[in-house]
RNA sequence: GUCCCUGUAGUUCAAUGGAUAGAACAGCAGCCUUCUAAGCUGCGGAUGUAGGUUCGAUUCCUACCAGGGGCACCA
Numbered sequence: 001g002u003c004c005c006u007g008u009a010g011u012u013c014a015a016u017g018g019a020u021a022g023a024a025c026a027g028c029a030g031c032c033u034u035c036u037a038a039g040c041u042g043c044g045g046a047u048g049u050a051g052g053u054u055c056g057a058u059u060c061c062u063a064c065c066a067g068g069g070g071c072a073c074c075a
Stems, first nucleotide, its partner, number of pairs: 001071007010025004018055001027043005048064005
C1' cells in the first nucleotide's frame, strides 16, 4: 500500500429494517441478617465518528477513526 474481520452499558454478549436497544456479571440504594456474605426488590448506565438511503437504521451504503489478521513492498 491492498484485502478481510471486529467496534452496542464498567465487562461478556443479544437485538439481521419497526415501536420504550435487552440479558448476565459488576456498581449503587433498600429489604433480610447481631454483622458480613448469600438471597429478594429497585435504580443508573451503551449503538466508534461524519454523511447518505428509507416513512423508519444497531442493522443497508460511503468515507474516516481504533483494534486484529492475510498478502505485497522493504533499495